[in-house]
Molecule: transfer RNA
Organism: Kiritimatiellia bacterium
RNA sequence: GGUGGGAUAGCUCAACGGUAGAGCAGCAGAAUCAUAAUCUGCGGGUUGAGGGUUCGAAUCCCCCUCCCACCA
Repeated sequence: GGUGGGAUAGCUCAACGGUAGAGCAGCAGAAUCAUAAUCUGCGGGUUGAGGGUUCGAAUCCCCCUCCCACCA
């Protein structure tokens, strides 16, 4: 330099173009003599940046940045 994959909550990951979710973690409560496990609830997101298409974009298109693999 080229090709492919990836970037979404604190972490690991989902999400036909139509209200952004789960698990773990955190917080509160229940239960327990108490703690852990368990159960219930709550909070937490400029979906890597910028632009385009569309009534509507995490999703499609362009460009940039970063990470991984392969080729040279």